[in-house]
């Protein structure tokens, strides 16, 4: 330099056009003599950035950024 892939809560990941979810973690409460385990509730995301298409974009398109792999 070229090609392919990935980017979504603190972490690991779903979500293939119609109000963004799960597990773990975190906070509060219950339970206990006290922990652990368990139960209930809650907080936490401008979906990597900027544009475009669309009535509507995490999703489709373009460019850029970061990363992984392959070729040279």
């Nucleotide at each position: 330099g070229c090609g392919u892939c990935u980017g979504u809560g603190g972490c690991u990941c779903a979500g293939u056009g119609g109000u963004a979810g799960a597990g773990c973690g975190c906070u509060u409460u219950c339970c206990u003599g006290a922990u652990a385990a368990g139960a209930a509730a809650g907080a936490g995301g401008u979906c990597g950035a900027u544009g475009g298409u669309u009535c509507g974009a995490u999703u489709c398109c373009a460019u850029c950024c970061a990363g992984a792999c392959g070729c040279a």
A computed fold for a 72-nucleotide RNA from a Patescibacteria group bacterium, annotated as transfer RNA.
Its mean pLDDT, the model's own confidence on a scale to 100, is 81.
The organism belongs to Bacteria candidate phyla, within Bacteria.